TPP riboswitch aptamer (THI element) from an uncultured bacterium, 101 nucleotides, folded computationally. Its mean pLDDT, the model's own confidence on a scale to 100, is 79. Its Rfam family is "TPP riboswitch aptamer (THI element)". Rfam links the family to the GO term thiamine pyrophosphate binding.
RNA sequence: UCCGCUCGCUCGGGGCGCGUCCCGCACACGCAGGACGCUGAGAAGCACCCGUUGAACCUGAUCCGGCUCGCACCGGCGGAGGGAAGCGAAUGGCGCACCUC
Numbered sequence: 001u002c003c004g005c006u007c008g009c010u011c012g013g014g015g016c017g018c019g020u021c022c023c024g025c026a027c028a029c030g031c032a033g034g035a036c037g038c039u040g041a042g043a044a045g046c047a048c049c050c051g052u053u054g055a056a057c058c059u060g061a062u063c064c065g066g067c068u069c070g071c072a073c074c075g076g077c078g079g080a081g082g083g084a085a086g087c088g089a090a091u092g093g094c095g096c097a098c099c100u101c
C1' cells in the first nucleotide's frame, strides 16, 4: 500500500399496515379521533432498518396464485426497472522495502 472482518464518527436513504369496538361527520363508498388487539426490527419512535458486495425501500401494482375475518405470511412477477457514502481506528492476511542476527 492492498484485501478481509469488526467498530466508531459524520452524513444520507426508507417505511409505518390490518382487525374489532366506541364516538362524531358523512350517511352510497367512506373520513377524523379514542380504546383494545394482530403481524413485524420497526405500525410516529430522541426508535428501527438500510447506504452501491445496495431484496432497506420504491415502481410495475387497485398485479397473479395459495392462505387469512383482514393485514401479515408463502410462491410468482424477479436478480426485472430504480434506489441513499465518505472518513477514521483496531485486528488479521499477503506483497514490497529497510534494519539486526
Base pairs, nucleotide, nucleotide: 002093003092004091006089007088008087009086010085011051012050013049014048016045017038018037019036020035021034022033024031025030057082058081059080063076064075065074066073